Annotation:
The RNA shown here (transfer RNA) has 71 nucleotides and comes from Candidatus Wildermuthbacteria bacterium GWA2_46_15. Model confidence (mean pLDDT): 84 of 100. The source organism's lineage runs through Bacteria, Bacteria candidate phyla and Candidatus Wildermuthiibacteriota. Rfam family: tRNA. It was read from a public genome assembly.
């Protein structure tokens, strides 16, 4: 320099173009002599910009970061 892949909650992962979910974590409550475990509730996210579309996490373009391959 060229090609390919990935980017979603604090973390690990889902999500036919049509209400972004789960687990775990965090906070509070219940239970307990205290704690742990368990149960209930709450909390929190689509890498950036532009485009297509009635509607984009999803499709297209550019960029950024990381990983792999070629030279």
């Nucleotide at each position: 320099g060229g090609g390919g892949g990935u980017a979603u909650a604090g973390u690990u992962c889902a999500a036919u173009g049509g209400u972004a979910g789960a687990a775990u974590g965090a906070u509070g409550c219940u239970c307990u002599c205290c704690a742990a475990a368990a149960g209930c509730a709450u909390u929190g996210a689509u890498c950036u910009c532009c485009g297509u579309u009635c509607g984009a996490g999803u499709c297209g373009g550019a960029g950024u970061a990381c990983c792999c391959c070629c030279g």